The part of an RNA shown here (large-subunit ribosomal RNA, domain V) has 582 nucleotides and comes from a Candidatus Dojkabacteria bacterium. It matches the Rfam family "Bacterial large subunit ribosomal RNA".
Context: one part of a larger RNA
RNA sequence: CCCAUAUCUGGACAAAAAGACCCCGGCAUCUUUACUGUAGCUAGGCAUUGAGAUAAAGCGAUAAUUGCAGAGCGUAGGAAGGAGACUUUGAAGCUUCCCUUUUGGGGGGAGUGGAGUCGCCAAUGUAACACUUCCUUUUUGUUGUUUUAUUUCUGAUUGGAGCCCUAAUCGGGCAACCAAAACAGUGUUUGGUGGGCAGUUUGACUGGGGCGGUCUCUUACUAAAGAGUAACGUAAGAUUUCAAAGGUCAUCUCAGGUUGUAUGGAAAUCAACCGAAGAGUACAAAGGCAUAAGAUGGCUUUACUGUGAGACAUACAAGUCGGACAGUUACGAAAGUAGGACUUAGUGACCUUUUUGUAGCGCAUGGAAGCGCAAUUGGUCAAAGGAUAAAAGUUACGCCGGGGAUAACAGGCUAGUCUUGCCUAAGCGUUCACAGCGACGGCAAGGUUCGGCACCUCGAUGUCGGCUCAUCACAUCCUGGGGGUGUAUCAGCUCCCAAGGGUUAGGCUGUUCGCCUAUUAAAGUGGUACGCGAGCUGGGUUCAGACCGAAGUAAUUCAGGUCGGUCUCUAUCCGAUAUGGG
Numbered sequence: 001c002c003c004a005u006a007u008c009u010g011g012a013c014a015a016a017a018a019g020a021c022c023c024c025g026g027c028a029u030c031u032u033u034a035c036u037g038u039a040g041c042u043a044g045g046c047a048u049u050g051a052g053a054u055a056a057a058g059c060g061a062u063a064a065u066u067g068c069a070g071a072g073c074g075u076a077g078g079a080a081g082g083a084g085a086c087u088u089u090g091a092a093g094c095u096u097c098c099c100u101u102u103u104g105g106g107g108g109g110a111g112u113g114g115a116g117u118c119g120c121c122a123a124u125g126u127a128a129c130a131c132u133u134c135c136u137u138u139u140u141g142u143u144g145u146u147u148u149a150u151u152u153c154u155g156a157u158u159g160g161a162g163c164c165c166u167a168a169u170c171g172g173g174c175a176a177c178c179a180a181a182a183c184a185g186u187g188u189u190u191g192g193u194g195g196g197c198a199g200u201u202u203g204a205c206u207g208g209g210g211c212g213g214u215c216u217c218u219u220a221c222u223a224a225a226g227a228g229u230a231a232c233g234u235a236a237g238a239u240u241u242c243a244a245a246g247g248u249c250a251u252c253u254c255a256g257g258u259u260g261u262a263u264g265g266a267a268a269u270c271a272a273c274c275g276a277a278g279a280g281u282a283c284a285a286a287g288g289c290a291u292a293a294g295a296u297g298g299c300u301u302u303a304c305u306g307u308g309a310g311a312c313a314u315a316c317a318a319g320u321c322g323g324a325c326a327g328u329u330a331c332g333a334a335a336g337u338a339g340g341a342c343u344u345a346g347u348g349a350c351c352u353u354u355u356u357g358u359a360g361c362g363c364a365u366g367g368a369a370g371c372g373c374a375a376u377u378g379g380u381c382a383a384a385g386g387a388u389a390a391a392a393g394u395u396a397c398g399c400c401g402g403g404g405a406u407a408a409c410a411g412g413c414u415a416g417u418c419u420u421g422c423c424u425a426a427g428c429g430u431u432c433a434c435a436g437c438g439a440c441g442g443c444a445a446g447g448u449u450c451g452g453c454a455c456c457u458c459g460a461u462g463u464c465g466g467c468u469c470a471u472c473a474c475a476u477c478c479u480g481g482g483g484g485u486g487u488a489u490c491a492g493c494u495c496c497c498a499a500g501g502g503u504u505a506g507g508c509u510g511u512u513c514g515c516c517u518a519u520u521a522a523a524g525u526g527g528u529a530c531g532c533g534a535g536c537u538g539g540g541u542u543c544a545g546a547c548c549g550a551a552g553u554a555a556u557u558c559a560g561g562u563c564g565g566u567c568u569c570u571a572u573c574c575g576a577u578a579u580g581g582g
Base pairs, nucleotide, nucleotide: 001582002581003580004579005578006577007576008575010574011573012572015568022403023402024401025400026399027398028395030393031392034200035199036198037197038196040193041192042191043190044189045188046187047186048185050153051152052151053150054149055148056147057146058145059144060143061142062141063140064139067136077135078134079133080132081131084118085117086116093112094111095110096109097108098107099106100105157180158179159178160177162174163173164172165171203215204214205213212232216238217237218236219235220234221233239384240282241341242340246300247299248298249297250296251295252294254278256274257273258272259271260270280289281288283346285344286343287342304327305326306325307324310321311320312319316385329338330337331336352378355375356374357373358372360371361370410457411455412453413452414451416450418446419445420444421443422442423441427437428436464539465537466536467535469531470528471527472526473525474524477502478501479500480497481496482495483494484493485492504518505517506516507515508514545563546562547561548560549558550557551556
């Protein structure tokens, strides 16, 4: 070195299961003050549903009754006629009862009485309830009708009991007994309620996802001297305003400074001079602007109607500029200027709807309804090219399709953070920078921390700690050899060389770590998929159950706590060990 046998599992990112974690797309369960429905429940109308009585209310008819500001005989509703009216068919007065009332009276009945009572005239804005008619306010009686309420009845209807077909709590029939009763029940319709049930919705971007932030428009930078150009890049704004802050004609020049000047001051108003803009511009920024686009005054409405050559910009749809023509105006002596504002933000498609106009269409014809056309109203449709008129959560009970396009472990890259070393040397060290330290700074190395990135792996690379077994580095804990010392000795401190060997046992905790106990020459620091689960364990973390606290209306949730919780007999190859043979 080769072969065989036995044995061990370090590797074959070993096998097994199209990852259960995470994300994306879909589905399902569950919840609710998500949305929309719906069973059920409930209230009303109508039908099934008939007969009476009483009461109340409304309306109508009829008979009566009633009407008080103040002055005034006194309780004058309004209008018309009117000079007489009532009375032995019983006047005034008196007694008594009832109704009403503004407490003064008014109206009526019964008895007694036995002949008068009132008006016209005068006071009053209006004249006699003397008498007759009509209207009106209040109240009362009678009557008709409607509605409502209460109540009575029995024949609908319902419940119970009975007989027959018949064997029957089915079905049909008979007889008409008891109870309830036009209610209930049932049908239909309109409301209310309604996670009991159902169907769904619950956005995207995102240096993983969630939380946070953002989503349309304007300005500047990034932007690389045409245009355009990304990021959860930087810095600011808008979702208006103005009938003058628009048009035109005319006139003017600002901010600031110096000097002078009553109250008057650093700054009020006034004068002179300097003053290209350092002001102003309705509002952010940029670009403009003094010939002014800035400031002031006069007159005004072009903040017009119908068109639009030609361009910019552009996937589309939108967006932007516009000579000129026709009509009609404003200002100006005129030439001319004017189709809003110094410019760039100040916004919303289609459908539907509102209002106005209209020469178009009009289901045989004429109209109309309706439609069209022109203008116009209603959106934080702001997730702003706007899915619907209308929509939130939860899943550790979860499921499917995918992803290493995307997170958690490990590896890789990087090295802010971390560890180590060096440079400089202010200072400490009684004196003295460097025995030992060393600020402010600077330069490196390493790849053990926390990170950043998201490059292999999601058709699976098992994750903390312990046990077992280790192996390597040296930036050395001990043992060995040296230099320096602020080394007298002993004991130390610091630096250089050195990896041969060694580097304990317990208590607590799942712990690594740490604290404690007792030793030791010493109880090293790290790498090895934070070495090692086809070697073990399974205490922790990280499924399904449950409890507590907290969050939530709830379903549920929590790098909060707690108890419980399946770790897969056979080794093909490489590797390793032992034995035998060649």

Model confidence (mean pLDDT): 83 of 100.